[in-house]
This is a predicted structure of a 68-nucleotide RNA (transfer RNA) from a marine eukaryotic metagenome.
It matches the Rfam family "tRNA". Gene Ontology term of the family: triplet codon-amino acid adaptor activity. It is annotated as a transfer RNA. Rfam describes the family as follows. Transfer RNA (tRNA) molecules are approximately 80 nucleotides in length.
The RNAcentral record of the sequence draws on MGnify.
The prediction has a mean pLDDT of 83.
RNA sequence: GGGGGUAGCUCAGCUGGCAGAGCAUUUGCUUCCCAAGCAAAGGGUCGCGGGUUCGAAUCCCGUCCCCC
Numbered sequence: 001g002g003g004g005g006u007a008g009c010u011c012a013g014c015u016g017g018c019a020g021a022g023c024a025u026u027u028g029c030u031u032c033c034c035a036a037g038c039a040a041a042g043g044g045u046c047g048c049g050g051g052u053u054c055g056a057a058u059c060c061c062g063u064c065c066c067c068c
Stems, first nucleotide, its partner, number of pairs: 001068005008023004017054001025041005047063005
């Protein structure tokens, strides 16, 4: 100097406007039981601090960590 940090995990969203998906977890249905399948639910200081803005995961400044 470049890339990255967003749910328990892997990641999307980065053209500023309700924070999402898959897997996992929990509950229910189904089954003699388990698994599979189906339905629903819970789960987030968007690394941290500040600024701009009516409004920031997104733009700007600083800072920490990881990779090249």